[in-house]
Context: one part of a larger RNA
RNA sequence: GAGUAGCGUUAAAGCGGGUGAAAGGCCCGCUCGCCGUAAGCCCAAGGUUUCCUGCGCAACGUUCAUCGGCGCAGGGUGAGUCGGCCCCUAAGGCGAGGCAGAAAUGCGUAGUCGAUGGGAAACAGGUCAAUAUUCCUGUACCGGCUUUGGAUGCGAUGUGGGGACGGAGUAGGUUAGGUGCGCCGGGUGUUGGAUGUCCCGGUUUAAGCGUGUAGGGAGAUCUCUUGGGCAAAUCCGGGGGGUCAAUCCUGAGGCGUGAUGACGAGUGGGGUUUACCCCGCGAAGGUACUGAUACCAUGCUUCCAAGAAAAGCCACUAAGCUUCAGUCCAAAGACGACCGUACCGCAAACCGACACUGGUGGGCGAGAUGAAAAUUCUCAGGCGCUU
Numbered sequence: 001g002a003g004u005a006g007c008g009u010u011a012a013a014g015c016g017g018g019u020g021a022a023a024g025g026c027c028c029g030c031u032c033g034c035c036g037u038a039a040g041c042c043c044a045a046g047g048u049u050u051c052c053u054g055c056g057c058a059a060c061g062u063u064c065a066u067c068g069g070c071g072c073a074g075g076g077u078g079a080g081u082c083g084g085c086c087c088c089u090a091a092g093g094c095g096a097g098g099c100a101g102a103a104a105u106g107c108g109u110a111g112u113c114g115a116u117g118g119g120a121a122a123c124a125g126g127u128c129a130a131u132a133u134u135c136c137u138g139u140a141c142c143g144g145c146u147u148u149g150g151a152u153g154c155g156a157u158g159u160g161g162g163g164a165c166g167g168a169g170u171a172g173g174u175u176a177g178g179u180g181c182g183c184c185g186g187g188u189g190u191u192g193g194a195u196g197u198c199c200c201g202g203u204u205u206a207a208g209c210g211u212g213u214a215g216g217g218a219g220a221u222c223u224c225u226u227g228g229g230c231a232a233a234u235c236c237g238g239g240g241g242g243u244c245a246a247u248c249c250u251g252a253g254g255c256g257u258g259a260u261g262a263c264g265a266g267u268g269g270g271g272u273u274u275a276c277c278c279c280g281c282g283a284a285g286g287u288a289c290u291g292a293u294a295c296c297a298u299g300c301u302u303c304c305a306a307g308a309a310a311a312g313c314c315a316c317u318a319a320g321c322u323u324c325a326g327u328c329c330a331a332a333g334a335c336g337a338c339c340g341u342a343c344c345g346c347a348a349a350c351c352g353a354c355a356c357u358g359g360u361g362g363g364c365g366a367g368a369u370g371a372a373a374a375u376u377c378u379c380a381g382g383c384g385c386u387u
Stems, first nucleotide, its partner, number of pairs: 013031006032384004040364004046344002050342001051075006060068002080141002082340003086119003092113003098107003122139005142336002145333008153321002158316004166303005172296003177290005182203006188196001204262002208257004215250004219244008228236002263285001266281006304307001350359002366378003
């Protein structure tokens, strides 16, 4: 220079009470304003204690600070079912032998790793200052093991099936959600009207189990045969014949049960540092319309560019074992380890040197208006952006 520029989107504040040495900024209350396909809610990545409580205010906070993502201390993350680990493989990596190279090393078979994909099983309510599909209550389900009972040809690293998949279009059936009416509880006061066609609030309930519907798919079954499936096969495939028109598979939703439960507007009692906390009782809980981008659906139709793999699973036999073992059905019992789980997560906690107008994948996403996830105003919820 200079007490100058600036104090980081102009969404906005006002008053009362509290605390305190001190209050425009902290806490509580009332009013006002802003967002509302978000500036709300839930996950993934990343961060790594920032979460909660107590005590502090030097520094950090573009001002103040009694406040804080700050300092100090204490506390907090509970799983057979969520995710990982585990089983399986993709691109790709590594790679016994092997091939190449002077070597270092490169490539690569068997194999072994490798999720962003495939593979068993849980929901509702309650609860802490801080966790919950994890704790508690209630009601379930899965897996292998052992035992018991019954039946019985079992057996794989092999064979077959299945898993198993593209684009576009698409009618229908449903549900979530929403809105009325009804029902339940309460109100009916101000200035004219108002017991009514009035006002306010509520009207919520899962997985599982039973039933097997709208719909979709495959003809079903018996028998004979067979240069195929690297050996075998009763399995799969090819061929012949007989009988039957039904049978089987799949499948949302609904209904019943779960539930004489839970929740529930409200209401009673008690405590009290009146910001609150604890213990009870508990009404109605139906129906119609609308209606998805969700489910049936990996469906159906159609097109050509013809749209992962492997395991779990099912069947078949080989070696082998055959009153054992094994396999199937039922019941009972005990078991189910380890890791993650706090909190932020379109952001003041991640990536940008910052509490930075930037960037950041997925899901939910109400009402009125409307074709709409546009627009504007509002629910729930969250904020008023630290002078």
Molecule: large-subunit ribosomal RNA, domain III
Organism: metagenome